[in-house]
Context: one part of a larger RNA
């Protein structure tokens, strides 16, 4: 000088676009963050109204409504969000490998036949203070099970053997069936995505020099989607190390970000990738994928409820709450728009995102007027007492009205999606379906939105910090090694341009210092 996720100190008009718990991976009241599908499936109220009957207590029926709602099956909760505590290599960057899995989508061949038994929910009963739990019964299905079919797919001793499915919905129908859709099933390819192996790069200490027993190899199994001491049995005895093992401290990592003319040095917040964690340890379950943040199980510690027998919870999702600190935001608003789950779809859900608040934290814009005014005014300060200077600065005169205010107008972010018309496509079919297009209609959190125009009126809008050299900018007072300054030299003890004030000047300017940290 440049720079920062800063932070204090004085000041502070307006917009834009960023950023904002850098410390306790410290604890969390409350709400909300993942849920859909009724076109897989079986059940199914209730308020409240409108009738009948009634001992006026209520009974019954309609219709609310096949609605709410729970429950069975499905996909999906492995993405999205957060953090950076472990981790010096089971991570990462780069570039090579072969032994592999791959839900949803995509092309292709083939296929979808017949059957049976449960179990929730639902009724009955039981126990508990709750959480919930047990026992009996009825059921349904794209839930589970068997047969039959497969030869592409595994096994194979080549003779063989083994292994699949599901239905739903819409049109027509002479109820035989056609026909369309969106599903299931087996294989084979590809997209996408993981998973593993190798080389090479990756901090600081030798006041850490030796380390290793499944170690390091090899045959055999086992086990994994998959190669492999991955795990075992057995056998040999190796394997790594001054090219720095081992041990210890410290530390996610990369693209980049900063400074530097490079070289180099610092660094990894924001945004993007990869990696790891999800109260602290451990397991596994399910499931194409987890060893699974808002899933189970088991231990701890902590907190809460309890009827003392038991039980419940995990914000390093978004607000917010304490605590810690110099020190960081709203217990906001919509899904409109982009994404994503689910659904044929309308639709639902979406603290993902869009956005609004809050903070001069940053970086850019813009304004605080413009022009004209010498009696060089009053007043301050200085004065050598003539004058200097503040200063064209001020008043005064003559315009402007950005921005802020008031008022009116007003885009684009919107495309879809319904509806209804042509047209191809399927088809027996002019039905239903599917593309392609034409026309109405609807859909904005933001938002009083950008933006335009109109009104009034200079009208609301300047401050830091310095002036002894470095270093740009000097006089007076006051005080008198005193009270202070100070980044380094250093000032200050009576004429202090170095301390306080003041006046004038410098320098940046809605900032301007000082701290702190990098180069």
């Nucleotide at each position: 000088g440049a720079u920062u996720g800063a932070a204090c100190g004085c000041u502070g008009g307006c917009g834009g676009c960023a950023u904002g718990c850098c410390u306790a991976a410290c604890a969390c009241a409350u709400g909300c963050a993942a849920g859909u599908c009724g076109a897989a499936c079986g059940c199914g109220a209730a308020a409240g109204u409108c009738g009948c009957c009634u001992u006026c207590g209520g009974g019954u029926g309609g219709c609310g409504a096949g609605u709410a709602g729970a429950g069975u099956g499905g996909c999906g909760g492995a993405c999205g969000g957060g953090u950076g505590a472990g981790u010096a290599a089971u991570a990462c960057a780069u570039g090579g490998g072969a032994a592999u899995c791959u839900a949803c989508c995509c092309u292709g061949c083939a296929g979808u036949g017949g059957g049976g038994g449960a179990c929730a929910a639902c009724c009955c009963g039981a126990g508990g203070a709750a959480a919930c739990u047990c026992g009996g019964g009825c059921u349904a299905a794209u839930a589970c099970c068997g047969c039959a079919u497969a030869c592409g797919a595994c096994c194979u001793a080549c003779g063989g053997g083994u292994g699949a499915a599901a239905g739903g919905g819409g049109g027509c129908u002479u109820c035989g069936g056609c026909u369309c859709u969106c599903g299931c099933u087996g294989c084979a390819g590809g997209a996408c995505g993981a998973g593993c192996c190798c080389a090479u790069g990756u901090c600081c200490g030798a006041u850490u020099a030796g380390c290793u027993a499944g170690u390091u190899g090899g045959u055999g199994a086992g086990g994994u989607a998959a190669a492999g001491g991955c795990u075992c049995a057995c056998c040999a005895a190796g394997g790594c190390g001054a090219c720095g093992a081992u041990c210890g401290g410290u530390a996610g990592u990369u693209g980049g970000u900063c400074u530097g003319a490079g070289a180099g040095g610092a660094u990894g917040g924001c945004c993007a990738g990869c990696c790891a964690c999800a109260c602290u340890g451990g397991g596994a379950c399910u499931g194409a994928g987890a060893c699974a943040c808002g899933g189970c199980c088991c231990a701890g510690a902590c907190u809460c409820c309890u009827a003392c027998g038991g039980g419940a919870g995990g914000c390093a999702g978004c607000a917010g709450u304490g605590g810690g600190g110099a020190a960081u935001a709203u217990u906001g608003g919509a899904c409109a728009a982009u994404g994503g789950g689910c659904g044929a779809a309308a639709g639902c859900c979406u603290g993902a995102u869009c956005c609004a608040g809050c903070a001069a934290u940053g970086c850019c814009g813009c304004g605080u007027g413009u022009g004209u005014g010498a009696a060089g005014a009053a007043g301050g300060c200085c004065u050598g007492c003539g004058g200097g200077u503040u200063g064209u600065a001020a008043a005064g005169c003559a315009c402007u009205u950005u921005c802020a205010g008031u008022g009116g107008g007003g885009a684009a972010g919107a495309a879809a999606g319904a509806c209804u018309g042509g047209u191809g496509g399927u088809u027996a079919a002019u039905a239903c379906c599917c593309g392609c297009u034409g026309g109405u209609u609807u859909u904005g959190a933001c938002g009083u939105u950008a933006c335009c125009c109109a009104c009034a009126g200079a009208a609301g809008a300047a401050g830091c910090a310095c002036c002894g050299g470095c270093c740009a900018a000097c006089u007076c007072c006051g005080u008198g090694c005193c009270a202070g300054c100070a980044g380094c030299c250093g000032c200050g003890g009576u004429a202090a341009u170095a301390c306080g004030g003041a006046g004038g000047g410098u320098g940046c300017g809605a900032g301007c210092g000082u701290u702190a940290a990098u180069c």
This is a predicted structure of a 519-nucleotide part of an RNA (small-subunit ribosomal RNA, 5' domain) from a metagenome. It matches the Rfam family "Bacterial small subunit ribosomal RNA".